Predicted 3D model of a 519-nucleotide part of an RNA (small-subunit ribosomal RNA, 5' domain) from a metagenome.
Rfam family: Bacterial small subunit ribosomal RNA.
[in-house]
Context: one part of a larger RNA
RNA sequence: GAAUGAACGUUGGCGGCGUGGAUUAGGCAUGCAAGUCGCGCGACAAGGUUUCUUUAGCUUGCUAUUGAAACCAUAGGAGCGGCGAAAGGGAGAGUAACGCGUGGAUACCUACCCUUGGCUCCGGGAUAGCGUCGGGAAACUGGCGGUAAUACCGGAUAAUAUCCCCGGAUCAAAGGUGUGAUUCCGGCCGAGGAUGGGUCCGCGUCCUAUUAGGUUGUUGGUGAGGUAAUGGCUCACCAAGCCGAAGAUGGGUACCGGGUGUGAGAGCAUGGCCCGGCUCACUGGGACUGAGACACUGCCCAGACACCUACGGGUGGCUGCAGUCGAGAAUCUUCCGCAAUGGGCGCAAGCCUGACGGAGCGACGCCGCGUGCGGGAUGAAGGCCUUCGGGUUGUAAACCGCUGUCAGUAGGGAGCAAAUGCAUUAGGGCUAUCUCUAGUGUUUGAGCGAUCUGCAGAGGAAGUCCGGGCUAAGUACGUGCCAGCAGCCGCGGUAACACGUACCGGACGAACGUUAUUC
Repeated sequence: GAAUGAACGUUGGCGGCGUGGAUUAGGCAUGCAAGUCGCGCGACAAGGUUUCUUUAGCUUGCUAUUGAAACCAUAGGAGCGGCGAAAGGGAGAGUAACGCGUGGAUACCUACCCUUGGCUCCGGGAUAGCGUCGGGAAACUGGCGGUAAUACCGGAUAAUAUCCCCGGAUCAAAGGUGUGAUUCCGGCCGAGGAUGGGUCCGCGUCCUAUUAGGUUGUUGGUGAGGUAAUGGCUCACCAAGCCGAAGAUGGGUACCGGGUGUGAGAGCAUGGCCCGGCUCACUGGGACUGAGACACUGCCCAGACACCUACGGGUGGCUGCAGUCGAGAAUCUUCCGCAAUGGGCGCAAGCCUGACGGAGCGACGCCGCGUGCGGGAUGAAGGCCUUCGGGUUGUAAACCGCUGUCAGUAGGGAGCAAAUGCAUUAGGGCUAUCUCUAGUGUUUGAGCGAUCUGCAGAGGAAGUCCGGGCUAAGUACGUGCCAGCAGCCGCGGUAACACGUACCGGACGAACGUUAUUC
């Protein structure tokens, strides 16, 4: 000099874009953060229409009413079922490792999506919801009865799939909407793709020898088990190997990379925000489900902690967004919205989304703008200095004439909106409930707002550090090795340009200094 996720002191007008728990991976009140589908299924309750029926009034075919059946469409809460919940979001505790980076390899898997070849036949028994009877303070839970499905099961069919001794054997499915389905939305079995992942290998990846030997599933083989898959991954048997001064083993520290800071570069330091990978989810262990997890807001066990309790027993997990306590030099709102982008579900309308888009707070950082402009000498007053003549502050002020940025106030306003949906027109796809293309109308903004206009009026907006040398900028008074200053040299013991104050000056300026850290 440059830099920082900074902090502290003094000061502080506005805006844009960023950024903000670095310490206790310490504990957490409260709310929200993952749902959705009625075009898979049965039922409940409110409502409407039609038919039959009961009773009443009578205008003898109308009104009101009781009960039953069928149908309709919508809102609701729960249940079965499907998909999602393994993504998105957070954190860096662990890890010196094939964890990461880079370059290769293959013994493997891949829901949804795309392309393509086939198939979608016949049956069955349950179970929740529900009804009823209970148990329990609660959490929750039991018996009996009965019911549905794209839930579950059996049979058939069976290749280009799988196995094979090459004879053969084995393996599937589900319907929905609709007047109407080979056609729309689905289901099943194959093949290929895409995407994502698993595993293995070469090389690279901090300090320590005041850590020198380490290892028994250890190293290899045969056989088996296990896995989607290779493999001591596991097991039985056999052999005695394997690693190490080119640093094994142990100890310490640490997520890694793209990058970032600095530097002419080489290098050195670093890994916050953003992106990719890894790991973790109160601590430790375990599996279940599933295409995918050994699963942050799933399950089971143990533990610590906290809460409820009728003392029998239960409940919980903010390293999601806000917020709170604690510790700390130190780090924000219990905000608005799904309008945009993206995600989940759904044919769709749509619903959900603390992802995200925005607003709020903090000079924490960078950048921009402003705090006026021109004139104005009796060089006013006041301050400071003085050789008492004056000098300086200083065109500075007053005063005169202007301007109107920003802020204020009132109003207009492009754009962020493209789609989707609905209606309609024309054309194409063999029929079609479906779909494509083009056009027209209509629908959607949480928040921001470029920019323009009116009003008023210099009004609301300047400080901080320094002045002995390094280093730009000095005088007076006070103090008297005291009080104090100080980055280094060093100042202060009665004339202090170095302490304190004043005036003056210098530097930077909504900041200026200090501290810490890196180069």
The full RNA is in RNAcentral, with records from SILVA.